Context: one part of a larger RNA
RNA sequence: UUGCAGUUAAAAAGCUCGUAGUUGAAGUUCUGGUUGUAUGGGUCUUUGCACUCGAUGCGAAGAUACCAGCAAUCAUCCGCUUGCAAAUACAUGUCCUUCUUUAACCGGUAGGCUGUAUGAGUAAGUACUUUACCUUGAGAAAAACAGAGUGUUCCAGGCAGGUUUGUCCGGAAUGCAUUAGCAUGGAAUAAUAGAAUAUGACUGAAGUCGAUUUAUUGGUUUGAGGCUUUAGUAAUGAUUAAUAGGAACAAUCGGGGGCAUUAGUACUUGCCAGUCAGAGGUGAAAUUCUAAGAUUUGGCAAAGACUAACUGAUGCGAAAGCGUUUGCCAAGGAUGUUUUCAUUAAUCAAGAACGAAAGUUAGGGGAUCAAAGACGAUCAGAUACCGUCCUAGUCUUAACCAUAAACCAUACCGACUCGGAUUCGGAUGAAUAUUAAAGUUCAUUCGGGACCGUAGGAGAAAUCAAAGUCUUUGGGUUCUGGGGGGAGUAUGGUCGCAAGGCUGAAACUU
Numbered sequence: 001u002u003g004c005a006g007u008u009a010a011a012a013a014g015c016u017c018g019u020a021g022u023u024g025a026a027g028u029u030c031u032g033g034u035u036g037u038a039u040g041g042g043u044c045u046u047u048g049c050a051c052u053c054g055a056u057g058c059g060a061a062g063a064u065a066c067c068a069g070c071a072a073u074c075a076u077c078c079g080c081u082u083g084c085a086a087a088u089a090c091a092u093g094u095c096c097u098u099c100u101u102u103a104a105c106c107g108g109u110a111g112g113c114u115g116u117a118u119g120a121g122u123a124a125g126u127a128c129u130u131u132a133c134c135u136u137g138a139g140a141a142a143a144a145c146a147g148a149g150u151g152u153u154c155c156a157g158g159c160a161g162g163u164u165u166g167u168c169c170g171g172a173a174u175g176c177a178u179u180a181g182c183a184u185g186g187a188a189u190a191a192u193a194g195a196a197u198a199u200g201a202c203u204g205a206a207g208u209c210g211a212u213u214u215a216u217u218g219g220u221u222u223g224a225g226g227c228u229u230u231a232g233u234a235a236u237g238a239u240u241a242a243u244a245g246g247a248a249c250a251a252u253c254g255g256g257g258g259c260a261u262u263a264g265u266a267c268u269u270g271c272c273a274g275u276c277a278g279a280g281g282u283g284a285a286a287u288u289c290u291a292a293g294a295u296u297u298g299g300c301a302a303a304g305a306c307u308a309a310c311u312g313a314u315g316c317g318a319a320a321g322c323g324u325u326u327g328c329c330a331a332g333g334a335u336g337u338u339u340u341c342a343u344u345a346a347u348c349a350a351g352a353a354c355g356a357a358a359g360u361u362a363g364g365g366g367a368u369c370a371a372a373g374a375c376g377a378u379c380a381g382a383u384a385c386c387g388u389c390c391u392a393g394u395c396u397u398a399a400c401c402a403u404a405a406a407c408c409a410u411a412c413c414g415a416c417u418c419g420g421a422u423u424c425g426g427a428u429g430a431a432u433a434u435u436a437a438a439g440u441u442c443a444u445u446c447g448g449g450a451c452c453g454u455a456g457g458a459g460a461a462a463u464c465a466a467a468g469u470c471u472u473u474g475g476g477u478u479c480u481g482g483g484g485g486g487a488g489u490a491u492g493g494u495c496g497c498a499a500g501g502c503u504g505a506a507a508c509u510u
Base pairs, nucleotide, nucleotide: 004481005480006479007462008461012478014354016352017351021347022346023345025240026239031075032074033073034072035071036070037069039068040067041066042064043063044062045061046060047059048058049057050056051054079126080125081124082123083122084121087118088117089116090115091114093113095112096111097110099108100107130191131190132189133186134185136183137182145175146174149159150158161169162168163166201233202232203231204230205229206228207227208226209225244344245341246340247339249336250335253332257329258328259327260326263307264306268302269301270300271299272298273297274296278289279288315322316321359400360399361398362397363396364395369393373389374388375387376386411477412476413475415469416468418453419452420451422449423448424447425446426445427444428443429442430441431440432439457464458463483510484509485508492503493502494501495500
């Protein structure tokens, strides 16, 4: 590893990018012909035995080249050149030897010598895609394990022993042995290389260079090899265009982002007026404000924050998140496409960007609300819940921090497996209205967001079209968990101004 689990029991990094790593679409040569063989099936014919008498079981004999197998041969394959060379086949001779035949020659047979062809093998030179994988072989200490033989009296063991007693017989087998290495065969599967500025392959021709060899020196030519030019041969040489991916283009879409601009009412405060005795607040009260006019009403101004109703189980964004108008800036998804590139892809240690709220530093701003603090109540007590004040903060700029029940408590990519109605964005078609556009209704299709019903599925269940396609266990890739505490503590490292973050135990206990 085969072979765990990760919604709620322990456990998916907050989110995206990303290098190493791991994994990665389809396609390229399929073998074919002939002849023989009854080895195994099949088919056909004949037939025996057994019983549970049948669509049974076990056979026997023969035929058939239908399938598989086996053998031979052809195509196929064994790189090229030059030597050496076994073996085989053929041929030849006033040749030599053996046997046979003949009166003898002649003839036949076997071998040797010679020649030609094929040429296993071997040596040198030259030219070569490389692996994984599977097969077979050699090799791989013994003991151990499995296992053969053997009457340790049996057995656990041992490698002994037997016997006709002899100059006797006979063991101490065999198997397994992962990985790596060596050799052999295979060529499916998975990689790798080849001809695109042809400096490509093959066949000629011409030119040029040519260290080297033929005993030495000098000269010419040929040959091996390199380069250049030229002519020819060839089906001359670029695989598809993935319901993979990227790019371009078109008209859109969105509360996506940034900058500027603009609007709205409300809260608070202030000013100017009106009125008059209470107002606030609560379960009830009180703290508090109030004839120096509170609260309330009308008008105006300022400041800072926020963006109601519309607002939806709607949209956009990687997540965090995003809601007044308008303009500018760059970006993005989906759709459409008889456009283009052609594997460019998926997931990801290290590393990087973003990351609510709170908090930190330095400015600005401070309307509201409000940790801490102070009071009033309540209460046995109340350092709380309720009420009245109020500081940091809440807002913004520049920089840190990097955590949340950062939750769909559910990783990302890909495929398949039910039904239904809806909604958002695009495209196409039909109908309808209009001068036209925008529109309304319906159908199809692609891509999103949810929902309902149901399960020959899953699950401990709740429930889930994914949490299904899992003991009938393997599509690819990453991360995490292993009883409860101690403990996200100690220590070390690292990051941070700090607060703290990341990494992260053990003793002990149960």
The part of an RNA shown here (small-subunit ribosomal RNA, central domain) has 510 nucleotides and comes from Zoothamnium sp. PS-2016a. Its Rfam family is "Eukaryotic small subunit ribosomal RNA". On this family, see Cannone et al., BMC Bioinformatics 2002: "The comparative RNA web (CRW) site: an online database of comparative sequence and structure information for ribosomal, intron, and other RNAs". Its mean pLDDT, the model's own confidence on a scale to 100, is 80.